Predicted 3D model of a 135-nucleotide part of an RNA (small-subunit ribosomal RNA, 3' minor domain) from Parcubacteria group bacterium M6-OD1-3. Model confidence (mean pLDDT): 81 of 100.
Context: one part of a larger RNA
RNA sequence: CACCGCCCGUCACGUCAAGAGAGCCGGCAACACCCGAAGGUCUUGUGUCAUAGCAGGAACAACGGUGGGGCUGGUGAUAGGGACGAAGUCGUAACAAGGCAUCCGUAGCGGAAGCUGUGGAUGGAUCACCUCCUU
Numbered sequence: 001c002a003c004c005g006c007c008c009g010u011c012a013c014g015u016c017a018a019g020a021g022a023g024c025c026g027g028c029a030a031c032a033c034c035c036g037a038a039g040g041u042c043u044u045g046u047g048u049c050a051u052a053g054c055a056g057g058a059a060c061a062a063c064g065g066u067g068g069g070g071c072u073g074g075u076g077a078u079a080g081g082g083a084c085g086a087a088g089u090c091g092u093a094a095c096a097a098g099g100c101a102u103c104c105g106u107a108g109c110g111g112a113a114g115c116u117g118u119g120g121a122u123g124g125a126u127c128a129c130c131u132c133c134u135u
Base pairs, nucleotide, nucleotide: 003098005095008091009090011088013085014084015083016082020078023075024074025073026072027071028070031067032066033065034064039060041058042057043056044055045054046053101122102121103120104119105118106117107116108115109114
């Protein structure tokens, strides 16, 4: 402060954060395929007394290229809600029986709180009656 109380939601304004979002731009690691340097290894020929050397081949193999995915960062028209805000708009839903008791589930409807139907709870006031307990 104490019903000239408290309080709910839409709407308007402002600030902030998070998520969604056609996409766009990057980063990372791996995979598949292509290419295949230097290099050593193996191998064939040649060469030599034998090495070395010379010529060729094979697999390995860095970089690079192509591809579809994975993880991750930034950015993004727009739309929807959220939090907060001195004060604003519309109503008055809740708190007293809050002026239709309230609340929960569910369905429909409505500027908004909400309303209506239906099932349930009493965490409902009041009045009367019944049962039990105490005096």